[in-house]
């Protein structure tokens, strides 16, 4: 000191969360020792038992023990029980803190002065008697005192009307004192008063009757309404009274850099309380914790008549609770009470016990010890790691254990702690380690298990078969006798901002003005000294914190000294600033005079255009309306047109980023009344100012009330359309309303989303009003208004003298999103509603600006057989083929919009084959290796069986070596190892499709931006092209484009066999057949050729255009191969390869048969047709490219034919498949379901093959179906193309091929053009999308859960007022009774705790029912918003 989390990424705003420290803590796991501290935070709940306050015989009498000395006991009397100890209920207060004050008291103590004389009457105890269960009480007799009373004296004391009056005492003891009384003073302690400070709530705004003051009296120690009588009507309050909630206050403690925030355990000071409430007595002191009286609740005893009690003292018990200790020792020390003292008492205190509750210290061993044991874990199987760790060897003994000694704490004596601390000796590594974490934040990683399950989680988030996030293990990290978790506080959080924040768009400027209180305030001089500043004094308890020392072995802890205690009071001084007082000034403000602009306001009058309606005329069938229609109006005469009239509302053009107004707002013209502003002059006043909580006024539209008015428009409503629906958008109508008057309402995106005022800080351009100078232009100044823009500011966008800049003053407002501007309460309102304004609960985001994409039923530019223009098809028929579906034992699997569907498959009868049924095998069908064993192997025969397989018989005897044996081969056994077309293409490689042969995709450096990013790559042209040119904060480069490659079109050269044959020769029925030739064709190698090169026009250039030239070819000549970055988790684990998982007498392997060929149906792709541009028959002609030895086959013969038989050529420019077909010629058919069409079916054949039944092809004869050009829709093609015609090949025994791939023959039409459909490219724009529009997302309803509002009522709490009653007790009064008297008893009165009655207010709990709200992978209905979101 920061970090994580909103996004595809970025910056900002903003919340949530984490890392730190702390605790009277608790819980979980674990636990060796010591020191020092701490220990009911909850029930101020109830308490058994013991103890916690007594003492004095030197005040007194009596009784008991004792010979005595002496001791003991109850009582009278004195002092002390008002301290010490506990608790925090109450209390928001002079209670506390701090600092002052005057009208007081003070036992014991100190000092001083004076005194201490004379008498008297009782009484407890004791004794006797009585009552009672007890507690206790009553009567009688007797008695003492330092108990009580009187008298005397009293300087001083008290009262006084200054005459006077009043008031004291106590003795004890034996010679020393201790006491007693009065007075004066001190000290100590206490009472009272005052200033200041001391928690929330205004959804508590008014409170108060002894209340506020006075006079008098009473009362008190003392002031005082403290109390009473009378008089007055005051007193408190927005600087927060009253009410309500909460709370003991402080020194301090925790945290924090500080300022602050939170807390008030222990220790210390003060206060309050003592079962609850009230009251007084005694006393120096109490309204009294271990005293009294009364009332109440509770508990206990009881003989039922009455009594007793108060742990918030120390222990302890029950209860409550997450939770907090022993019914211990001692008065040795410190302190307290009494006493002359000895001493007694002391749960104060000092100690011990329990508890890791905290802080501090120590230990659980140290050294050495392997190219590193074993075991564990991982592994790429090589190793790595645990790990010098262990073992082993050497050493040490703190703590603990055993034995011995043994303090200080105090001295005159006394030691509970305690035989403790500490010291010495001895033995043995011996007795002593856990907890949390390891995805990021945050230090620390692997394997296995699990499979959105179980679970984790502080936040983000992990888990759906390869989880570093769950569980376990190994390893690691952190802390350590502790470690984690939970809770709470501060911090981080500048996230309430005094220090130290904000408000245009993120939350946030009141709709606007006037103005009260308040806050702030120009300039000069003088005075003052409240604020301010400086010095001095007092106080700020001790402890704590800090600093320096000291003592316990160190530390914690303790002690000594200092500093500090930021405060308050007082005193002396200063006078700049603020305040106050006085006197001035004119720059602020206002007034005056003179000009001036204006939809400023209110009231009256008035004008024309238009709409509608009415009347009349002309006139005839339509009009109106829409995307298209219909409702509607019109033959009863509309619309149109002409004239006249009525009525209401609004004011075109001018008119404008023009004007005016505080804002809302204001517009024909004119009159009256009236508000404000600007400029000029600088005449007057002399700070008169600014802001403004409350308050007051104004305040669009809609709405409300009363009364008018109503032309047009128009919620609601009706009808017509649209639609799946259409309670909408569109159309036809139409009422409130809109208008006027008066009165309410008081809200708007009331916006510049920007409060007001003042000063300062570059300019430029327009415009409105006024002035000055100048006079076509213009310059300048003041006030408004608008655009651009510097500095500066801003998260950015943007703002920028009209600030969102730099400053000052005042007001208002904000503090995550939702719930909610809602509920409740209050105020206002006729109502609608407005205003003020929460909480529970839910979420980790919500949000602003900008960026890159994607998308748009946004825009612009451009391209493509994309449309258009054409040609031919598909969709209808039959058949072929593929798919879906269905069926099946199986119909194996995959491909499924474009980018699956004549696709994998370039060829399923068996095989293939993966599927099904059945029969078999298990180291297995194939391969390698090791060990063992047997044998040659091969071959032949035979039985069984569907075959595979299982049996049986038989023959031969490899190579080397004499042999043993070895090698090779085969079988068997064992082992290493196999097999899988099983799963996952969402774990992968490779390959492929598609966008797309579209023109794009990027990088380096530089520059711009806080940044994501941008620039380059955009712009102007051009191109098929990011192709090229020009321009430009860019300059270059890469992958793509193009070119380089192949085929083809022309020519040249070279080479001529198997190809060719012009010239020459030979020769045949015929034929390059032969000699020969190298010209031509052709073959196949090398070259040439095309580049907008030339010409013209246009253009800066690139380039474009030209039925221009030349050229075989002209602007890429035609075609092919070639496929950028990427997209689709696209396809493929069944081509192959491969991780993981699964399987191993089976999911492997072998075999037979079946299936993949099924068939109500649907779709795709094709073939053949429907005919005359044709069919049939006969005749004649012209290709290219391929294939061929398990092959192609000439030729001959047979057969109608498929084909068969025989012979022959060719390993191919040689032989052969091989006939090309369309075409042409001739003939026929004559528009018909036909001489079209050929499906289907029957019969008979041929071929291949172990085998054509399921399930092949071909031939012949016969049969002769549908079909007469195909709905909606849809496909291909731009030239040697479409269309049409045949040919060949791969696969292949054969073939379901009409498929695929090649080849040539014949050979068109059309393209105006880019509006539209589809796809694509670039630029731009909007966006709430980024899984990117197949996106996002809203509301009702239905079911579930949660909190909450209302609610007939029901239950409870606290407080106030009224009335009734009223104990004890103080005070006051009094005739009866007692007493000689003082007085007492008793009675009465006032006040009053408590109790009761009735009513009202308030707070809380609960409730049938009800309202909305929130939440939740896959419910329903629509599609409101985001793009022009399809009606902005």
């Nucleotide at each position: 000191a920061g970090a994580g989390u909103u996004u595809g990424a970025u910056c900002c705003u903003g919340g949530c969360u984490c890392a730190g420290a702390a605790c009277g803590a608790a819980c979980g796991c674990u636990g060796g020792c010591g020191g020092c501290a701490g220990g009911c935070u909850u029930a101020a709940c109830a308490c058994a038992u013991g103890c916690a306050a007594g003492u004095c015989g030197a005040a007194c009498g009596c009784c008991c023990c004792g010979c005595a000395a002496g001791g003991g006991g109850a009582g009278u009397g004195g002092c002390a029980g008002a301290c010490g100890g506990g608790u925090g209920a109450g209390u928001a207060a002079c209670g506390c803190g701090u600092g002052g004050g005057a009208a007081c008291c003070u036992u014991c103590c100190u000092u001083a002065u004076a005194g201490u004389a004379u008498g008297g009457a009782a009484u407890a105890g004791c004794c006797c008697g009585g009552g009672g269960a007890a507690a206790c009480c009553c009567g009688g007799a007797u008695u003492a005192a330092u108990a009580c009373c009187a008298u005397a004296u009293a300087c001083g004391c008290c009262c006084u009307a200054c005459g006077g009056g009043g008031g004291a005492a106590a003795g004890a003891u034996u010679u020393a004192u201790c006491g007693c009384u009065a007075u004066a003073a001190g000290a100590u302690g206490g009472g009272c008063c005052c200033g200041c400070g001391u928690u929330g709530g205004a959804u508590u705004a008014g409170c108060u009757a002894g209340u506020u003051g006075g006079u008098g009296a009473g009362g008190u120690a003392a002031u005082g309404g403290c109390u009473c009588a009378c008089c007055a009507a005051g007193g408190c309050u927005a600087c927060g009274a009253u009410c309500u909630a909460u709370a003991g206050c402080u020194g301090a403690u925790c945290u924090g850099a500080g300022a602050g925030g939170a807390u008030g355990a222990c220790c210390a000071g003060c206060c309050a309380c003592a079962c609850u409430g009230g009251a007084a007595c005694u006393g120096a002191g109490a309204c009294a914790c271990g005293g009294u009286c009364c009332a109440g609740a509770c508990u206990c005893c009881u003989a039922c008549g009455g009594g007793a009690g108060g742990c918030a003292g120390c222990a302890g018990u029950g209860g409550g609770g997450a939770a907090u200790a022993u019914u211990g020792g001692a008065c040795a020390a410190u302190g307290g009470g009494c006493g002359c003292a000895a001493g007694c008492c002391u749960g104060a205190u000092c100690c011990a016990g329990c508890c890791a509750u905290g802080c501090c210290g120590c230990g659980u061993g140290a050294a050495u010890g392997a190219c590193g044991a074993a075991g564990g874990c991982c592994u790429u199987c090589g190793g790595g790691u645990u790990g010098u760790a262990a073992a082993g060897u050497u050493c040490u003994u703190u703590a603990g254990c055993a034995g011995g000694g043994g303090a200080a704490a105090g001295u005159c004596a006394u030691g509970a702690u305690g035989g403790u601390a500490c010291c010495c000796u001895g033995a043995a590594a011996a007795u002593a380690a856990g907890c949390a974490c390891c995805g990021g934040c945050u230090a620390a990683c692997u394997u296995c298990g699990u499979g959105c399950c179980a679970g984790c989680a502080g936040c983000c988030g992990c888990g759906g078969u390869a989880a570093u996030a769950c569980g376990a293990a190994g390893g690691g990290u952190g802390c350590u006798a502790g470690c984690g978790u939970u809770g709470u506080u501060c911090g981080g959080a500048a996230u309430u901002a005094c220090u130290g924040g904000g408000c245009g768009u993120a939350a946030a400027g009141c709709g606007u003005a006037g103005g009260u209180a308040g806050g702030c305030g120009g300039u000069u001089u003088u005075u003052u000294a409240a604020g301010u500043c400086a010095g001095g004094g007092g106080u700020g308890a001790a402890a704590u914190c800090c600093c320096a020392g000291a003592g316990c072995u160190c530390a914690a802890c303790u002690c000594u000294g200092g500093a500090a205690u930021u405060g308050c009071c007082u005193u002396u001084g200063a006078a700049a600033c603020u305040g106050a007082a006085a006197a001035g000034c004119u720059a602020g403000a206002g007034a005056g005079a003179g000009u001036u602009a204006g939809a400023g306001g209110c009231a009256g009058g008035u004008g024309g255009a238009a709409u509608u309606c009415c009347u009349a005329g002309u006139g005839u069938a339509g009009g109106a309306g829409u995307g298209a229609a219909a409702u509607c109006c019109g033959u009863a005469g509309a619309u149109a047109u002409u004239a006249g009239g009525a009525g209401g509302a609004a004011c075109a053009u001018c008119g404008a980023u023009g004007g005016c107004g505080a804002a809302g707002g204001c517009a024909g013209c004119u009159u009256g009344c009236u508000g404000g502003g600007a400029c000029u002059c600088u005449u007057c006043u002399g700070a008169c100012g600014c802001u403004g909580a409350g308050c007051u006024a104004c305040g669009a539209a809609a709405g409300c009330g009363u009364g008018g008015g109503u032309a047009g428009c128009a919620a609601a409503c009706a009808g017509g359309a649209u639609u799946a629906g259409a309670u909408a958008c569109c159309c036809u109508g139409g009422u409130a309303g809109u208008c006027c008057a008066c009165g309410c309402c008081c809200u708007a995106a009331a916006c510049g989303a920007u409060g007001g005022a003042u000063g300062c800080u570059a300019a430029a351009u327009g415009u409105c009003g006024g002035g000055a100078c100048a006079u076509u232009a213009g310059u300048u100044u003041c006030g408004g208004u608008a655009u651009u823009g510097u500095a500066g500011c801003u998260a950015a966008c943007g703002c920028g003298u009209u600030a969102a800049g730099c400053a000052u003053c005042c007001c208002g407002c904000c503090u995550g999103g939702g719930g909610a501007g809602u509920a409740c309460g209050g105020u206002c309102g006729c109502a609608a509603g407005a205003u003020u304004a929460a909480a529970a609960c839910c979420c980790a985001a919500a949000g602003g600006a900008a960026u890159u994409g994607a998308c748009g039923g946004g825009g612009g530019u451009c391209c493509g057989c994309a449309c258009a223009a054409g040609c031919g098809g598909u969709g209808g028929a039959g058949c072929a083929u593929g798919u879906g579906g269905u069926u099946u034992a199986a119909u194996u699997c995959g491909a499924u919009g474009a980018u699956a569907c004549g696709c994998g498959a370039g060829g399923a009868a068996c095989c293939u084959u993966a599927c099904c049924u059945g029969g078999g095998c298990u180291a297995g069908a194939a391969u390698g290796c090791u060990g063992g064993u047997g044998g040659a192997u091969c071959g032949g025969a035979u039985c069984u069986g569907a075959a595979a397989g299982g049996g049986u018989c038989u023959u031969u005897u490899g190579u080397a070596g004499c042999a043993a044996u070895a090698c090779a081969c085969c079988g068997c056994c064992a082992g290493u190892a196999a097999g899988g077309u099983g799963c996952u293409g969402c774990a992968u490689g490779g390959c492929u499709g598609u966008c797309g042969u579209c023109a794009g995709c990027u990088c380096g450096u530089g520059c711009c931006g806080u940044g994501a990013g941008g620039u380059g790559u955009u712009g102007g042209g051009u191109u098929a092209a990011g192709u090229c040119c020009c321009g430009c904060a860019a300059c270059g480069a890469g992958c793509g484009c193009a070119a380089c490659c192949c085929c083809u079109a022309u020519c040249u050269u070279u080479a001529g066999u198997u190809g060719c044959c012009a010239a020459c020769a030979g020769g045949u029925u015929a034929a390059g057949c032969u000699g020969g030739g190298a010209a031509c064709u052709c073959u196949a190698a090398a070259g040439a050729a095309a580049c907008u090169g030339c010409c013209g026009u246009c253009g800066u250039a690139a380039g474009a255009c030209g039925c221009g030239a030349g050229g075989a070819a002209g602007g890429a000549g035609g075609g092919g191969a070639u496929g950028a970055u990427g997209u689709c988790a696209a396809g493929u684990c069944a081509u192959c390869a491969u991780g993981g998982c699964c399987u191993u007498u089976a999911u492997g392997c072998c075999c037979a048969g079946g299936g993949c060929u099924a068939c109500a149906c649907a779709c795709g792709u094709g073939c053949u047709a429907c005919a005359a541009u044709g069919g049939u028959a006969g005749g004649a002609a012209c290709a290219a490219a391929g294939g061929g030895c398990u092959g192609c086959u000439a030729c001959u013969u047979g057969g109608u034919a498929a084909c068969a038989a025989g012979c022959u050529g060719c390993u191919a420019a040689u032989c052969u498949c091989a006939a090309a077909a369309a075409u042409c010629c001739u003939a026929u058919c004559u528009c018909a379901g036909u001489u079209c069409g050929g499906a289907u079916u029957g019969a008979g054949g041929g071929c291949u093959g172990c085998a054509a039944c399921u399930c092949g092809c071909c031939c012949u004869c016969a049969u002769g179906a549908a079909g007469c050009u195909g709905g909606a829709a849809u496909c291909g093609c731009u030239a040697g193309u479409a269309a049409u015609c045949g040919u060949a090949u791969a696969u292949c025994a054969g073939c379901a091929a009409u498929g695929a791939u090649a080849c040539g023959g014949u050979g068109a039409a059309u393209a105006c053009g880019u509006u539209c459909c589809c796809g694509g490219a670039c630029c731009u724009u909007g966006u709430a999308c980024a899984c990117a529009c197949c996106g996002c997302c809203c509301g009702u309803c239905a079911a579930g859960c949660c909190a909450u509002g209302a609610a007939a009522g029901c239950c409870g709490g606290g407080g106030g007022g009224a009335c009734c009653u009223g104990a004890a007790g103080u005070c006051g009064g009094c005739a009866a009774c007692c007493g000689c008297a003082a007085g007492g008893a008793g009675c009465c009165g006032c006040c009053u705790a408590g109790g009761g009655u009735a009513a009202a207010a308030u707070c809380g709990g609960u409730a049938a029912u009800u309202g909305g709200g929130g939440c939740g992978a896959a419910g329903u209905c629509g599609u409101a918003a985001c793009a022009a979101g399809g009606u902005a």